[in-house]
RNA sequence: GGGCGUGUAGCCUAGCCAGGAUAUGGCGGCAGCCUCCUAAGCUGCAGGUCGGGGGUUCGAAUCCCCCCACGCCCGCCA
Numbered sequence: 001g002g003g004c005g006u007g008u009a010g011c012c013u014a015g016c017c018a019g020g021a022u023a024u025g026g027c028g029g030c031a032g033c034c035u036c037c038u039a040a041g042c043u044g045c046a047g048g049u050c051g052g053g054g055g056u057u058c059g060a061a062u063c064c065c066c067c068c069a070c071g072c073c074c075g076c077c078a
Stems, first nucleotide, its partner, number of pairs: 001074007010027003020058001029045005051067005
């Protein structure tokens, strides 16, 4: 330098192919219930620039382009 893959909340992850409004679940956090207390269990709540920017569209996590980070493979120099 070329090709491919991955990037979604503190951590892990579904959704992407085939666009549809308020983005899914688990762990963790907080509050409550329960309990003599704790753990476990149950209920609720908060937490997201969907890697960044641009484009297409009535509408983008999803499609297109550029860039960034990480990983794998190939090539070049030595």